[in-house]
RNA sequence: UGGUCAGCGACGGGAGAAUCGGUUUAGCCGAUGCCGAAGGAGCAACCGCCCCGGUAAACUCUCAGGCCACAAGGACCGCCGCCGACAA
Numbered sequence: 001u002g003g004u005c006a007g008c009g010a011c012g013g014g015a016g017a018a019u020c021g022g023u024u025u026a027g028c029c030g031a032u033g034c035c036g037a038a039g040g041a042g043c044a045a046c047c048g049c050c051c052c053g054g055u056a057a058a059c060u061c062u063c064a065g066g067c068c069a070c071a072a073g074g075a076c077c078g079c080c081g082c083c084g085a086c087a088a
Stems, first nucleotide, its partner, number of pairs: 003086003007082003011078003018032006033067003039063001040061003046054003
């Protein structure tokens, strides 16, 4: 100097899912229903010291969270910066 991987941050993009009723009508509460892409939980192949255990997800569950619109949040993607490791 550039490369790969991980972490953090900024910027940009970023889905899904409801209505009714009460009310002090931003909102809060209740009823039933719904969503999955914060987080969380579960399992295969495979591996092991094979009783058992390790181990994945965007799959599954829906605890949490969310469901008029806005806002917020948002896995993931792009890009930039910082930093660490590895290799050349």
Glycine riboswitch aptamer from a Paracoccaceae bacterium, 88 nucleotides, folded computationally. Model confidence (mean pLDDT): 79 of 100. NCBI's taxonomy places the organism under Bacteria, Pseudomonadota, Alphaproteobacteria, Rhodobacterales, Paracoccaceae. Its Rfam family is "Glycine riboswitch aptamer". From the family's description: This family represents the bacterial glycine riboswitch. Of the family's consensus pairs, 90% are formed in the model.